[in-house]
């Protein structure tokens, strides 16, 4: 240069007029108190005031009680009044990095759930596929008996048939050889069927019961072994969470789901400034229903246990005022010290909105980068959402020049 | 100010983590001589962003937005 990543600031700025509003002085009016009327000086929105998500103070129910229920949290350590917050760090996850996400205890106490596909979704399971025995078919090859062809041989012994009556000759015959057909057998393969073995392979889901290699096996498997991996133990580092391990054992069983029921630890009594408290003012101290001392309310889940004795609900009446609660505070600000760091102590300085129909605006002028989201109402520390634009630090990646 | 509770289609209103039912109302078509009724068929949804889980209307957050209640005396 470009591209990002982290921490912390600031949310137009000055001058000047008119207002609204809270203090403080002064003056007038009222007999004082107070009140009201004026003027002067002074303060007067925010990082979120906001959502109301948590956390506490503060009040008021018994200064908050027991036990069961429910709610909430949820890796370790640490800060803090306390949190579900923040700091540190462990582990997993992203990203070249710098850094960032992460409700992160338990699934080896039970229970439940998983549509669809799939053979099988949890005490695993036999759809294809692999094999092994049986049976059945089918081909190959070897071979017993048969039967017929061919050729040798031997007899003419038992039959027919021709020559001429002895004899000859054919047919046929018995034996061997050889091919051939048929029933069996034995082997080989092959197809089909039962019954088992089998988790290597294939398919099916978000997920399918370690992974490579190798012996093994009928075919296979941690079924053996060797590396990885994982689990107990054990050792070592560490405050732990949790990491390391050339150590031992264990063939490996133990899936997901707890923002499902549960278990387990811890934490929590309910309300909430309209809380409440003191003072005036007025009125009808009334009505109705419900429940009743074994009740009923304080005590918004039950129950025990303390207090109260009429209670609760609706309807109807009356006031519609004032004062406190209310802004000094786990309160800013500067500085020093401890800590990696949240924070924490010491000094020192400041007082910085408090209304209740409820205040913070209008206008003019100059300047600029031309102005985002948005308005206090008990208070505070978180968190979460919404914001134009700017400014400061510290860091990462690329690519160039030197 | 403070506490609550609620958001499914125009409208109304159900659903146990497993294809968002149902009615009325719009559209189209069939029936009619034309309408109504009546039968098909078809639009159109979980308030919005993230997370847990294989899957979220549902379980969790965190916005949006409506909608109720809460002053004092007897």
């Nucleotide at each position: 240069a470009g591209a990002g990543u982290u921490g912390g600031c600031c949310g137009a700025a000055c001058a000047g007029u008119c207002g609204c509003u809270g203090g403080u002085u002064u003056g007038c009016g009222u007999u004082u108190c107070g009140c009201g009327c004026a003027a002067a000086c002074u303060g007067g929105a925010g990082g979120a005031a906001a959502g109301u998500c948590c956390g506490g103070g503060c009040u008021c129910c018994a200064c908050a009680g027991g036990g069961c229920g429910a709610a909430g949290u949820g890796c370790c350590a640490g800060g803090u009044a306390a949190c579900g917050c923040c700091u540190g760090g462990g582990a997993g996850g992203c990203g070249c990095g710098a850094g960032c996400c992460u409700a992160c205890g338990g699934a080896a106490a039970g229970u439940g759930c998983a549509a669809c596909a799939g053979a099988a979704a949890a005490u695993a399971a036999a759809c294809c596929g692999c094999c092994u025995c049986g049976c059945g078919c089918c081909u190959a090859u070897c071979u017993u008996c048969u039967a017929a062809c061919u050729g040798a041989c031997c007899u003419u012994a038992a039959g027919g048939g021709c020559c001429u009556c002895a004899g000859g000759c054919c047919c046929a015959g018995a034996u061997c050889a050889u091919a051939u057909a048929g029933c069996g057998g034995a082997u080989a393969g092959g197809c089909g069927c039962u019954c088992g073995g089998u988790a290597a392979g294939g398919g099916u889901g978000a997920a399918a019961c370690g992974g490579u290699g190798u012996g093994g096996u009928a075919a296979g498997a941690g079924c053996g072994c060797a590396c990885c991996g994982c689990a107990c133990g054990g050792u070592c580092g560490g405050u732990a969470a949790c990491g390391g391990u050339a150590c031992g054992u264990g063939g490996c069983u133990a899936g997901g789901u707890a923002a499902a029921c549960c278990c387990c630890a811890c934490u929590u009594g309910g309300a909430g400034c309209a809380a409440g408290a003191u003072c005036a003012a007025a009125u009808a101290g009334g009505a109705a229903a419900g429940c009743a001392u074994a009740c009923g309310c304080a005590c918004g889940g039950c129950c025990c246990g303390u207090g109260c004795g009429g209670c609760u609900u609706u309807c109807g009446g009356g006031u519609a005022g004032a004062u406190c609660g209310c802004u000094u505070g786990a309160g800013c600000c500067a500085u020093a010290a401890g800590g990696u760091g949240a924070c924490u102590u010491g000094u020192g300085g400041c007082c910085u909105a408090g209304a209740u129909g409820a205040a913070u605006g209008a206008c003019u002028g100059u300047u600029c980068u031309c102005g985002a989201c948005a308005g206090a109402a008990c208070c505070c520390g978180g968190c979460u959402u919404a914001c134009a634009g700017g400014c400061c630090g510290a860091c990462u990646c690329u690519u160039g020049u030197g | 100010g403070g506490c609550u509770g609620c958001g499914u289609a125009g409208c109304a209103a159900a659903a146990u983590g497993g294809u968002u039912a149902u009615g009325c109302a719009g559209u189209g078509g069939c029936c009619u001589g034309c309408a109504a009724a009546g039968c098909c068929a078809u639009c159109u949804a979980c308030g919005g962003c993230g997370g847990u889980u294989c899957g979220a209307u549902u379980c969790c957050g965190c916005c949006c937005g409506c909608a109720g209640c809460c002053u004092c005396c007897a």